Predicted 3D model of an 89-nucleotide RNA (c-di-GMP-I riboswitch aptamer) from a Rhodocyclales bacterium.
The model forms 95% of the base pairs in the Rfam consensus.
Rfam family: c-di-GMP-I riboswitch aptamer. Its Rfam clan is "c-di-GMP_I riboswitch clan".
The prediction has a mean pLDDT of 81.
RNA sequence: AGAAGUGUUUGGCAAACCCGGCGAAAGCCGGUGGCGCAAAGCUAUAGGGGCUAAAGGAUCGCAAGGUUCGAUGCUCGCCAGCUACCGUA
Numbered sequence: 001a002g003a004a005g006u007g008u009u010u011g012g013c014a015a016a017c018c019c020g021g022c023g024a025a026a027g028c029c030g031g032u033g034g035c036g037c038a039a040a041g042c043u044a045u046a047g048g049g050g051c052u053a054a055a056g057g058a059u060c061g062c063a064a065g066g067u068u069c070g071a072u073g074c075u076c077g078c079c080a081g082c083u084a085c086c087g088u089a
Base pairs, nucleotide, nucleotide: 005086007085012037013036018031019030020029021028022027035077041082042081043080047079048078049075050074051073056069057068058067059066060065
């Protein structure tokens, strides 16, 4: 310097459930918890995928309301891109 990782030393992150808050929802934040993770670090005004469907549009309806389209919302713990610790061959 360094593929791989059995991640050992020192450590890190934190799924579901439950509680509180925000949100139309997806989901997010805090607490609890620990399913898992070797990039579960960063990037969603770059790419693909996934989730939701408010504003608005179309349509049905006398109306209330229904159906559908709709990302400017969300997800990097889906892929991807960038950077990085320990450290074996």